[in-house]
Context: one part of a larger RNA
RNA sequence: CGCUGGAGACUUGAGGGGCCCUGCCCUAAGUACGCAAGGAACAGGGUGGACGGACCUCUGGUGUACCAGUUGUCCCGCCAGGGGCAAAGAGCUGGGUAGCUAAGUCCGGACCGGAUAAGCGCUGAAAGCAUCUAAGCGCGAAGCCGGGCCCAAGAUGAGGUCUCCUUUAAUCUACGUCCUAUGGUCGUUACUCCGCCACGUAGCGUGGUUGGAUAUAGACUAAGCUGUAGAUUAAGGCCCCAGGUAGACUACCUGGUUGAUAGGCCGCAGGUGCAAGGCCCGUGAGGGCUUGAGCCGAGCGGUACUAAUGGCCAAAAUG
Numbered sequence: 001c002g003c004u005g006g007a008g009a010c011u012u013g014a015g016g017g018g019c020c021c022u023g024c025c026c027u028a029a030g031u032a033c034g035c036a037a038g039g040a041a042c043a044g045g046g047u048g049g050a051c052g053g054a055c056c057u058c059u060g061g062u063g064u065a066c067c068a069g070u071u072g073u074c075c076c077g078c079c080a081g082g083g084g085c086a087a088a089g090a091g092c093u094g095g096g097u098a099g100c101u102a103a104g105u106c107c108g109g110a111c112c113g114g115a116u117a118a119g120c121g122c123u124g125a126a127a128g129c130a131u132c133u134a135a136g137c138g139c140g141a142a143g144c145c146g147g148g149c150c151c152a153a154g155a156u157g158a159g160g161u162c163u164c165c166u167u168u169a170a171u172c173u174a175c176g177u178c179c180u181a182u183g184g185u186c187g188u189u190a191c192u193c194c195g196c197c198a199c200g201u202a203g204c205g206u207g208g209u210u211g212g213a214u215a216u217a218g219a220c221u222a223a224g225c226u227g228u229a230g231a232u233u234a235a236g237g238c239c240c241c242a243g244g245u246a247g248a249c250u251a252c253c254u255g256g257u258u259g260a261u262a263g264g265c266c267g268c269a270g271g272u273g274c275a276a277g278g279c280c281c282g283u284g285a286g287g288g289c290u291u292g293a294g295c296c297g298a299g300c301g302g303u304a305c306u307a308a309u310g311g312c313c314a315a316a317a318u319g
């Protein structure tokens, strides 16, 4: 990017990959067979080797600063108690949680079905016989195709199911074509009426009019509607942040205050192996008691004390 609205889960399996090994022992059975010597099979069971996968309960390894011991030297004024250096890869030694790991543990090759190879057959002509073959039918391998394991819808033939969001437009802003009037404004024209002017009349009248009212062709105009663009927002997603069951990076997974994600703190497990100080015994090196003490990475729980701040994207569906 595609899969023809957007999204979150769970799936089908076209297709592909991997595996495919084998010994010995027991029963069968001292049976079948064989004069004897000797000596099976079908079937069932047990236990190994090598190989492969997963895992860390057990047995161990590692475990770089978790605990203890200890040598030399320097330092903290001295004693005591500690610290640095001695690995350019822990000074050396004894242990060792998590993780990783094998030599450790568990599991795997199977069973079954289908079509076959060599081979063994049935029926059977050509060729009155014979013949597994020519027509037809059956059996038959660690091999082939399924079944068991893994990947897999970019399988562009782009699948399926369930659920969520939007519902013919949710809101706002800007711009704009068409359409809609019994409204408003402007305004053409004609008649009539009113007003005014001129003439005339006893009065009715005649003519003109740049004024008003009424009717009318036409033009413009808001909201609405519709379209485009932008912004905000939906389900949801992303960045970012705290992290790890994940990891070269990315990806994946968990969590982000409606929170136990990491650190801290508390408890436990686990490791080391009995701290310092004090008291007692010993001339002393040292020993005993306080004391299974003190210390304690990664493990299991609890607890908001610290840090998970903040921001962005995402709107429409063919007929």
Base pairs, nucleotide, nucleotide: 001154005165006164007163008162009161010160011159015151016150017149021049022048023047024046025045026044027043033038051108052107053106054105055104059102060101061100062099066095067094068093069092070091071086072085073084074083075082076081112146113145114144119139120138121137122136170232171231172230173229174228175227179224183221184220185219186218189215192213193212194211195209196208197207198206199205236313237312238311239310240256241255242254243253244252261307262306263305264303265302266301267300268299270296271295272294277290278289279288280287281286